[in-house]
């Protein structure tokens, strides 16, 4: 970096998906070692036990006991002034742990002033004398306990008074001072004393300053989503007094004004500790706050205050809930979100370890205690790093697996083997660093009266290690113990065999999978990582896919329907000032950590340490002054006013007017009018329609008219006045920036539609009736109300579109039209230019666009503002607000589901689009099929079998050019297995064959006779070799078994239709295009011809064979002009002429008239033939997965005593029917009988057979001839000619049936052709429909040939009689080509909508039910604080008193306010859940229609 996915293919929009890093993860298979991290994201859920805060005898009073010794005992020493409790200090506010809570000055970050601060450092100044108590303990004494009560005794650094005091504090004061107020403790060593006292040192104590730390407060900016939360606030906002607090301060009161937030987002909800930083990113950002660090909250829940330097205080207290737990029922106790752990909850998250040895905290003078802080260890591949799991050498490329084209290739130097090496594990021994302070002893200095304490230094030995069986190291043995995971269709590195068969599976998108799957499973192989690999999750990336770097709105989503206009944004020249925004250097901060770069120190990394940069920010002050702002002042070029002119269906109002429809009324006249593709309903004899008059009453304005004109849109159309707006040009006269855009908010706003009154001619939703149709709730018709109109009012919507927001400014032009004004000519009421303004419209430069296309009216290029979009459905819906009489508008999701949806242009096909053309395609003709009997082929149905294939056209007298057996594949029954065939190997034989005999349908079995041949060597016998035959045994053979959708070759069809492609160039971003298109012209992409094409290929056409005229050659079996002959018979002769069969010529539009550019076309001559002469072979790229594995060939797969083979009989021929191709016919253009007369092409040796005979006849007999221009099949029929038959089921038509026969053939029963004879059905010309055929053709009429023993009404050929008609191309097929639409590309047999039924999903309503939050009112009213009262009662210290006592105070108590929890009570939030409902979605080949795409059939 970037790719897969939308299409036949294309650009493009546009979403989904991957590849990348990450993580406190989990899970699935797998697991050797270490070092370093790092581990309850869920239930801040509930806790069992143990341990996490003590300590100080140098503040005090007491004080045991076990054990030891002494003692006879008693006692008594020592344990020991110890444990251990208690008073009193200090800590317990630290450290530890969680993140409910908080959207907050909570945190961040930059500042402030109105403040306090135990220990700890400085500084000065004290430390004085007295008093009263009380715990602990002794005792009574209540209680189950918890624990309380009385009585007594006693200490202090515990407590209370005095004293003293400054620069503290308070008052007064301008100060200066003055005046009042306030404090303390004491221990412990030395000296000294008999003790006290005392001095002294150290430790403490008190005031008062000052610093350090900590800590509270205040302020500027930042700090989620949400408007379907828009208004919230009464101590609310500000003042004054006053109280309070450490400290400002509505913080509290009390009076006074009424303020204050708030669209730049208040008030509410919902979420959420925040930060350094961590993840990612190229940066911008984005996400995220586990470890570690810095703040902040909070300890079951709520609520309160005490102590104190600090707490509203995790392991303190009172109170109330909720839970647990003791209890003797009275009443008590607890609070792991400390470390372990346990239980629960979860996909998930660890030891009821060791030690204070290091660091750190607490207390103590100090040893030292105590520390779940912390050091370490243990669990876990949880995550980074790091070693290893051996090296080297070793082809017969072993063996085994996989595969194979069977050669061979892979696995593979991989293994084995052979030589090393020793990491990590294992085991033995060794063995650091982490530890030196501290305290001891000595000394030396300060210090002091001091040799005491203390401090600092110097020596100096001793001691202190949890981890630790520690790193590390050496040795020893031995390759021994140590590789998994995932992937292999693309994306995305790696393929191949099997099995399986839309199953069972895979899948992250696209998508594999229905019998040859590289995509599922398995195996071999390979590719990636690798002690790990994969998945899932989650997050940033790629995504420029929210665009600040960085996007867009004509048609892809996406310009408000239009105007005015507030706020806001932005804003013309000059010039002075000011310095806010900007710019600069500096100063202070941005803790550390962690990034980054660099040195280092663990062998190395990770991981640690030092140093350096970074730290965009925030603040301070100094400078600058271009430019934006701010203030002053001026300018006219925006902008607008004046005046003068001009168009205009601009808009409102009142009157006017004709012409048409319809209706009334009157004449006049009659049978129909109307409609419509064609009709019907309707109208009309009670007089329509027509027509003339006259009259009512709505409504809309013909011609002018126009791509014309106004208007901001919507819109606006007769005349004619009044009211009114806007807009243009002119002049350069006047103000002097006065502008432009526009949220909010306000006005108009097309139809339709709603209210009220009107009005109501014609049109005309609903509705009625008629037709159409399968239906037709519609298209047409025939009436016909709403409503259209008219005033007011409502509604607010359109494809309100140029799908194009508004305003400036710049950027080539052409050419039209409407309005001005200024000019020139000039043939002057006018006509034709030119300048210039201002509107409308066409085509185009660059440029722009994904193309279309837009281009001075911009979709170009700049600037300003505004609205809008962010994949498709869902859905402009739901819910909720707003409006609205309702209809409904307007603002506006989400679940769920799809991998697409979409824009534009290509290529094709289609179209009941369009143009041109062509064909037996229609049309004009002639003869047929569809009806009849039969042949034949098929489908059904039968059958043991009716073997198999072919099915619109392009299957159906088709494979099959010939089924009685054979064929034959099918069905019975009978046999056979190396086989009916082929090849190899071995081995065994000399048979086989063929001939008879028995069994048996037959195949076969059996018996009997049958001495292979060559070649050596032997006298022979006989060995041996070899060929040929056979048995056996093993490879194997054999399938007409499956798949034409694995295929090869041929084949049909579109089609002998003119098309179909290419090179090179040019256009286009591209797929394509061009060329192949126009204009003519052909049968024909034939040729001209003009062209960004030019040339070329397959294709056409021509070469080829037939036929038609002919020269020449050759003459026999052909032929006969000549002779002979009676003769067409033979002979002679000959090659003239037919004919044969070889070569040649002939036809090109060459030739003459017209047209025409030309190509060519139209006549005509001339010729045997004229315009490709007729006919044949020939079949372009390609379609239909066409046909066909049963011709043949072939891959895969199945059968192997059978799906091979052999043999007999049977079936392929069946037959109620149904179609398809033929035959013969229905008759007089005929039938029969008589006679007569002319062919072409073929075929014959297992053949053709003549003549003669027999037979009515099929044939038989006979054999001449002839391998063929000689013979033979061989009579050609139709035709002529003559006769009869005469309109009939027939002298028509032969079916079918009976009999006798022929012929072939081993056989003719199922099943064969013919013959005679006799029977004599159906049929009198064929409904709908439908086929051939344009000239030697249709039509008719025979011949003959392949297949074949025999068996055509069928195919192939072949000649003989021989017509009709073709205006023309509307319509019907079918095909060419241009164009044009498309939502089709499995291509209209396409695609596709909507109800309905089914299932299954998530949503909404919905009587209501249910618990939860929230805020007001109002009851209650703990605990605690203040206030204030009360002295009933209790009371030590102060005052008073000599005492009693009594005061003061205090405790209790009462009142008052404030107060949690808890009750009411009325609302709101938002949530569950609910019978029934409602669209929605998604489902396999349901049902109903056909509404969109094509003029989609009514655009």
């Nucleotide at each position: 970096a970037g790719a897969g996915u939308u299409u036949g293919a294309u650009u493009c929009u546009g979403g989904c998906u991957c590849a990348g890093a990450a993580u406190g993860a989990a899970c699935g298979c797998u697991g050797g070692c270490g070092g370093c991290g790092u581990g309850c994201u869920u239930a801040a859920c509930a806790c069992a036990u143990g341990c996490a805060a003590g300590u100080c005898g140098a503040a005090c009073g007491u004080g045991a006991a076990a054990g030891u010794c002494c003692g006879a005992a008693a006692g008594g020493a020592u344990g020991a002034g110890u444990a251990a409790a208690g008073u009193g200090g200090c800590g317990a506010a630290c450290g530890g742990g969680u993140g409910a809570g908080u959207a907050a000055c909570g945190c961040g970050u930059a500042g402030a002033a109105a403040u306090c601060u135990g220990c700890c450092c400085u500084u000065c100044a004290g430390u004085g004398a007295a008093g009263a108590a009380u715990a602990c303990c002794u005792u009574c004494g209540a209680g189950a306990a918890a624990u309380c009560g009385g009585a007594g005794u006693u200490a202090a650094u515990a407590c209370u008074g005095c004293a003293u005091a400054a620069g503290c504090c308070a008052u007064u004061g301008a100060a200066a001072a003055a005046u009042g107020g306030g404090a303390a403790a004491g221990a412990u060593g030395g000296c000294c004393u008999a003790a006290u006292c005392g001095c002294u040192a150290u430790c403490g104590c008190u005031g008062a300053g000052g610093g350090a730390u900590g800590a509270g407060u205040c302020u500027g900016c930042g700090u989620a989503c949400u408007a379907u939360u828009a208004g919230c606030u009464a101590g609310u906002u500000g003042g004054u007094g006053g109280g309070g607090u450490a400290a400002a301060g509505g913080c509290c009161u009390a009076c006074c004004a009424a303020g204050g937030c708030g669209a730049a987002g208040a008030u509410g909800g919902u979420u959420a500790g925040c930060c350094g930083g961590c993840c990612u990113g190229a940066g911008a950002g984005g996400g995220u706050g586990u470890a570690c660090g810095g703040c902040c909250a909070c300890a079951u829940u709520g609520g309160g205050a005490c102590u104190g330097a600090g707490a509203u205080a995790c392991g303190g207290c009172c109170c109330a809930g909720a839970c647990u737990c003791c209890u003797a029922c009275g009443g008590g106790a607890g609070g792991c979100a400390g470390c372990a752990g346990u239980g629960g909850g979860g996909a998930a998250u660890a030891u009821u370890g060791c030690a204070c040895a290091a660091u750190g905290g607490g207390c103590g003078c100090a040893a030292g205690c105590c520390u779940g802080a912390u050091g370490c260890a243990g669990c876990g591949a949880c995550g980074c790093c790091g070693c290893g799991u051996g090296g080297a050498g070793g082809a017969u490329g072993a063996a085994g697996g996989u595969u194979u084209u069977c050669g061979g290739a892979u696995u593979g130097u991989a293994a084995a083997c052979u030589c090393c090496u020793g990491u990590u594990a294992a085991g033995u021994g060794g063995g650091a660093a982490g530890a030196a302070a501290g305290g001891g002893u000595a000394g030396c200095a300060u210090c002091u009266a001091a040799u005491a304490c203390a401090u600092g230094c110097u020596a100096u030995g001793a001691a202190u290690g949890a981890c630790g069986g520690u790193a590390c190291c050496a040795c020893u043995a031995g390759a021994g113990a140590a590789a998994g995971c995932a992937c292999c269709g693309g994306c995305a590195a790696a393929c191949u065999u099997c099995g399986u068969g839309c199953c069972a599976g895979c899948a992250g998108c696209c998508g594999c999978g229905g019998u040859a799957a590289u995509a599922c499973g398995a195996a071999g192989g390979g590719u990636g990582c690798a002690a790990g690999c994969g998945u899932u999750a989650u997050u940033c990336g790629g995504a420029g896919u929210u665009g600040c770097u960085g996007g867009g709105c004509g048609u892809a989503a996406a310009g408000a329907g239009c105007g005015c206009g507030u706020a806001g944004g932005c804003g013309g020249c000059c010039u002075u000032u000011u310095a806010a925004g900007u710019c600069a250097a500096u100063u202070g901060u941005u803790a550390a950590a962690u990034c980054u770069c660099u040195c280092g120190g663990c062998u190395c990394a990770a991981c640690c340490g030092g140093g350096a940069a970074c730290a965009g920010g925030c603040a301070a002050g100094u400078g600058a002054u271009a430019c934006u702002g701010g203030a002053a002042g001026g300018c006219u070029a925006g902008a607008g006013g004046a005046u003068a002119a001009g168009a205009g269906a601009g808009g409102g109002a009142a009157g006017c007017g004709g012409a048409a429809u319809u209706c009334u009324c009157g004449g006049a006249g009659u049978a129909g009018c109307g409609g419509u593709a064609a009709a019907a309903u309707g109208c009309g004899u009670a007089g329509a329609u027509c027509u003339c008059g006259a009259g009512a009453g709505g409504a809309a304005c013909a011609c002018c008219g126009g791509a014309g004109g106004c208007g901001a849109a919507g819109g606006c159309g007769g005349c004619u006045u009044c009211c009114u707006a806007g807009c243009u040009u002119a002049u350069a006269u006047c103000u002097g920036a006065c502008g432009c855009u526009a949220a909010a908010g306000u006005g108009c706003g097309a139809a339709a539609g709603c209210g009220u009154g009107g009005g109501g001619a014609g049109c005309a939703a609903a509705c009625a009736g008629g037709a159409u149709u399968a239906g037709a709730u519609a298209c047409c018709c025939u009436g016909g109300u709403a409503g259209u109109c008219c005033a007011c009012g409502c509604u607010g919507u359109a494809a309100a579109c140029g799908a194009u927001g508004a305003u400036c400014a710049c950027u080539a032009g052409a050419u039209a039209u409407g309005g001005g004004u200024u000019u020139u000519g000039c043939a002057u009421a006018g006509c034709a230019g030119a300048a210039u303004c201002u509107g409308u419209g066409u085509c185009g430069a660059a440029g722009c666009u994904a193309a279309c296309g837009c281009g001075u009216u911009a979709a170009g290029u700049g600037a300003u503002c505004c609205g809008c979009c962010u994949g498709g459905g869902g859905a402009g819906u739901a819910c909720g607000g707003u409006c609205g009489c309702a209809a409904g508008a307007u603002u506006a999701a989400a679940a769920c589901u799809c991998a697409a949806a979409g824009a534009a242009a290509u290529u094709g096909a289609c179209g009941g689009g369009g143009g041109u053309c062509c064909g037996c395609a229609c049309a004009a003709g002639c003869g047929g099929u569809g009806g009849a009997a039969c042949a034949u082929g098929u489908g059904g149905u039968u059958u043991a079998a009716u073997u198999c294939g072919a099915c619109a056209a392009u299957a159906c007298g088709c494979u099959a050019g010939g089924a009685a057996c054979c064929u034959u594949a099918c069905c019975u029954a009978g046999g056979c297995u190396u086989g009916a065939c082929a090849u190899g190997u071995a081995a065994g034989u000399g048979c086989c064959a063929u001939c008879g005999g028995u069994a048996g349908a037959a195949a076969u079995a059996u018996c009997g006779a049958g001495u292979u041949c060559c070649g050596u060597a032997g006298u022979a016998a006989u060995a041996c070799g070899g060929a040929c035959g056979u048995u056996u045994a093993c490879a194997c053979a054999g399938g007409u078994g499956c798949u034409g959708c694995a295929u090869g070759g041929c084949u049909g069809u579109c089609g002998u239709c003119a098309g179909c492609u290419c090179g090179u160039g040019u256009c286009g971003u591209g797929a394509g295009a061009u060329g192949u298109u126009g204009g003519g012209u052909u049968a024909a992409g034939u040729c001209c011809u003009u062209u960004a094409a030019c040339g070329a290929g397959c294709g056409c056409a021509a070469c080829c064979c037939u036929u038609g005229c002919u020269g020449c050659c050759a003459g026999u079996u052909g032929c006969u002009a000549u002779c002979u002959g009676a003769a067409u018979a033979g002979g002679a002769g000959g090659c003239a002429c037919u004919c044969u069969g070889g070569u040649g010529g002939g036809a090109c539009u060459g030739c003459c008239u017209g047209g025409g550019a030309a190509a060519c076309c139209a006549g005509g001559a001339g010729g045997a033939a004229g315009g490709u002469g007729g006919g044949g072979a020939u079949g372009a790229c390609g379609u239909c997965a066409a046909g066909u594995c049963c011709g043949c060939a072939u891959g895969g797969c199945c059968c192997u005593u059978a799906u091979g083979c052999c043999u007999a009989g049977g079936g392929c021929u069946a037959c109620a029917c149904a179609c398809g191709u033929g035959u013969u016919a229905c008759a007089a253009u005929g039938g029969c009988g008589c006679g007569u007369a002319c062919a072409g092409a073929g075929g014959g040796g297992c053949g053709c057979a003549a003549a003669g005979c027999c037979g009515c006849g099929a044939g038989g007999u006979g054999a001449a001839g002839c391998a063929a221009a000689u013979c033979c099949c061989a009579g050609a029929a139709a035709a002529c000619g003559c006769g009869u038959c005469u309109a009939a089921g027939u002298u028509c038509a032969g079916a079918u049936u009976g009999a006798a026969g022929u012929c072939u053939g081993c056989a003719a029963u199922u099943c064969g052709a013919c013959u005679u004879c006799a029977u004599g059905a159906a049929g009198u010309u064929g409904a709908a429909a439908u086929c051939g055929c344009u000239a030697g053709u249709a039509a008719u009429c025979g011949c003959a040939u392949a297949u074949c023993a025999g068996a055509a009404c069928g195919a192939u050929g072949c000649g003989g009689u021989g017509a009709a008609u073709a205006c023309g191309u509307u319509c019907c097929c079918g095909g060419a080509c241009c164009u044009u639409g498309u939502a089709c590309a499995c291509a209209c047999c396409g695609c596709c909508c909507g109800u309905c039924a089914c299932a299954c999903c998530a949503c909404g309503a919905a009587a209501g039910c249910c618990g939860u939050c929230u805020g007001c009112a109002c009851c209650c009213g703990a605990a605690a604080u203040u206030a204030u009262u009360u002295u009933a009662g209790c009371u030590a210290a102060c005052c008073u008193g000599u005492a009693a006592g009594g005061g003061a105070g205090g405790c209790g108590g009462g009142u008052a306010a404030u107060g949690a929890a808890g009750g009411u009570g009325a609302a709101g939030a938002g949530g569950g859940u609910g019978a029934u409902u409602g669209g929605g979605g998604u489902g396999a080949a349901g049902u109903c229609g056909u509404a969109a795409c094509a003029a989609g059939g009514u655009a």

Overview: The prediction has a mean pLDDT of 83. Predicted 3D model of a 1499-nucleotide RNA (small-subunit ribosomal RNA) from a metagenome. It matches the Rfam family "Bacterial small subunit ribosomal RNA". RNAcentral holds the sequence, with entries from SILVA.